A computed fold for a 350-nucleotide part of an RNA from an uncultured Eubacteriales bacterium, annotated as small-subunit ribosomal RNA, central domain.
Context: one part of a larger RNA
């Protein structure tokens, strides 16, 4: 390579959108590129295999046949598969009728809390901890009560609930707008899956530039703890958490599980809709569709565990693995202000 593989052993791309490219529903017919039969010709001689001979035999040499699985050209077959054309409606889409969602942007609004800033009662403590100190306070604090000011982030609701392709979204309104579900069959009529390169989104924590900063708090400062404490605790605190534009492109970006599609025992919960029964009406009970949890069977697995949200049983597509360590390093390209990203070895060693 070939083969076996990727939930936990090495290995699923962070997610998507789509390029080229694989691979693709049903039905009649045409063609014959693929494919299958046939027969010609060619497949150079030695070698190679087998028959039977010559050297006494064997190596060896010589004769005959196979084989040279491959190429062409002609005749033929039509299941499949590809081409062109027709044609269908179940796959994909539209449309129409509805009801759900923290999807996603930008305005503007509220209340609870901290902490500040002024006034008021009012007096010696606060506050902190194992346990103390720093720290704050007689220049009146902590409380309290009243008014202000500002920034962050919304308690119950809240729930293996909801939405999103993934990051990930939660106060309240309104305005933009994105998908998805159910019913229904009016419309198109395979229009579809998957997708190397590509482009787009991508927490957090960093960078630029200008704002903004109430808490919280990397770094620093001190105060404890210890033999020492360059921590753990404790008081203060800057970046920064926030805002707008732009980079950056990473995570244990996880279900450590790629994405379609179809078939395979059941029982229970739960969202969000559709029909049925039943009533006076709202429950109730049945049926299904979509999504999310728990149990369990057959299968599967090394085992643990998975079971219609497959890790089961099959097809198609893409990524990816191939002993540890050196190393996600070197070096070389590309990216980026820069941090540093992507790609990514090898000696040497076990």
């Nucleotide at each position: 390579c070939u083969g076996g593989g990727u939930g936990u052993a090495a290995a699923g791309g962070g997610c998507a959108c789509g390029u080229a490219g694989g691979c693709g529903g049903g039905u009649a017919g045409a063609u014959a590129a693929g494919u299958c039969c046939g027969u010609u010709g060619u497949g150079a001689a030695a070698a190679c295999c087998c028959a039977a001979g010559g050297c006494u035999c064997a190596a060896c040499c010589a004769u005959g046949g196979g084989a040279u699985u491959g190429c062409a050209a002609c005749g033929g077959a039509a299941a499949c598969u590809g081409u062109a054309a027709a044609u269908c409606u179940u796959g994909a889409g539209u449309g129409c009728a509805g009801g759900a969602g923290a999807g996603g942007a930008a305005a503007g609004c509220g209340g609870a809390a901290u902490u500040c800033c002024u006034a008021g009662u009012g007096u010696a403590g606060c506050a902190g901890u194992g346990a103390a100190a720093u720290g704050c306070g007689u220049a009146g604090a902590u409380a309290u009560u009243a008014g202000g000011a500002g920034g962050a982030a919304c308690a119950c609701c809240a729930g293996u609930g909801g939405c999103g392709a993934a990051g990930g979204c939660g106060g309240c309104u309104u305005u933009c707008u994105g998908g998805a579900c159910u019913g229904u069959a009016a419309c198109u009529g395979a229009c579809g899956c998957u997708g190397a390169g590509g482009u787009g989104c991508g927490a957090a924590a960093g960078c630029g530039u200008g704002g903004g900063u109430a808490g919280c708090a990397a770094a620093c400062a001190g105060g404890a703890u210890u033999a020492g404490a360059u921590a753990c605790c404790c008081u203060g605190g800057u970046a920064g958490u926030c805002c707008a534009c732009g980079c950056c492109g990473u995570a244990a970006a996880c279900g450590a599980u790629g994405g379609a599609u179809a078939c395979u025992a059941g029982g229970u919960g739960u969202a969000g809709g559709a029909g049925g029964u039943a009533u006076c009406g709202a429950c109730c009970c049945c049926u299904u569709c979509u999504g999310u949890g728990c149990c369990g069977c057959a299968g599967u697995u090394a085992a643990c565990a998975c079971a219609a949200u497959a890790a089961g049983u099959a097809u198609c597509c893409c990524a990816c693995c191939u002993g540890g360590g050196g190393a996600g390093u070197a070096c070389g390209g590309c990216c980026g202000c820069a941090a540093g990203g992507u790609u990514g070895a090898a000696a040497c060693u076990c």
The coordinates come from a structure-prediction model, not an experiment, and the mean pLDDT is 87. The full RNA is in RNAcentral, with records from ENA, Greengenes and SILVA.